[in-house]
Predicted 3D model of a 73-nucleotide RNA (transfer RNA) from a Candidatus Micrarchaeota archaeon. It matches the Rfam family "tRNA".

RNA sequence: GCCCCGGUAGUGUAGUGGCCUAGCAUCCGGCCCUGUCGAGGCCGAGACCCGGGUUCAAAUCCCGGCCGAGGCG
Numbered sequence: 001g002c003c004c005c006g007g008u009a010g011u012g013u014a015g016u017g018g019c020c021u022a023g024c025a026u027c028c029g030g031c032c033c034u035g036u037c038g039a040g041g042c043c044g045a046g047a048c049c050c051g052g053g054u055u056c057a058a059a060u061c062c063c064g065g066c067c068g069a070g071g072c073g
Base pairs, nucleotide, nucleotide: 001072002071003070005068006067007066010026011025012024013023018056028044029043030042031041032040049065050064051063052062053061
């Protein structure tokens, strides 16, 4: 330099144009339960890497960039 894959809550991930102001688990906060702790239950807070484009509508499709992993030279 070229090719390919990926980037979503603190962490691990789902999502493949509209049902998503984004789901699940864990972590965190509050409450319940318990003699206490733990376990369990309920509630809450918390995220789409950046810029542009297509579209009535983009986390999702296209282009560029950045970052990470792999392959080729």